[in-house]
This is a predicted structure of a 115-nucleotide RNA (Guanidine-I riboswitch aptamer) from Rhodobacterales bacterium HKCCSP123. NCBI's taxonomy places the organism under Bacteria, Pseudomonadati, Pseudomonadota, Alphaproteobacteria, Rhodobacterales.

RNA sequence: CAGCAGGGCAUUUAGGGUUCCGCCGGUCCGCAGAUGCGGCCGGGCCUGGUCCGAGAAAUGCAGCCGGUCCGGCAAAUUCCGGGACGGUACACGGCGGGCCAAAAUCCCGGGAGAG
Numbered sequence: 001c002a003g004c005a006g007g008g009c010a011u012u013u014a015g016g017g018u019u020c021c022g023c024c025g026g027u028c029c030g031c032a033g034a035u036g037c038g039g040c041c042g043g044g045c046c047u048g049g050u051c052c053g054a055g056a057a058a059u060g061c062a063g064c065c066g067g068u069c070c071g072g073c074a075a076a077u078u079c080c081g082g083g084a085c086g087g088u089a090c091a092c093g094g095c096g097g098g099c100c101a102a103a104a105u106c107c108c109g110g111g112a113g114a115g
Stems, first nucleotide, its partner, number of pairs: 008061005015052002020049002022046001023043004028039004063088004068083005090110001092113001096108003
């Protein structure tokens, strides 16, 4: 300096907020008359359910890589298909911007930069 299996999806979790549900509150409104029900407003410095959610979290599936075995074709180390087995590493990271109701360890982004 160049190269590599270096990539996808799903379900969760860490994390995240506040549309909806629930919860808490009210010098407000209606009904009611049992301190209740409904509306409106405020609250996420409300544990929660719904919701968003990881490259550097978990699990699974498919994919891919390796040698090996089996089958196909006139033939096979070579082309096509399949099986079981093994492998699929490493990974510090802004500011700013974007999305949905909103925010984020989401997306831009394994980006800039650092090593």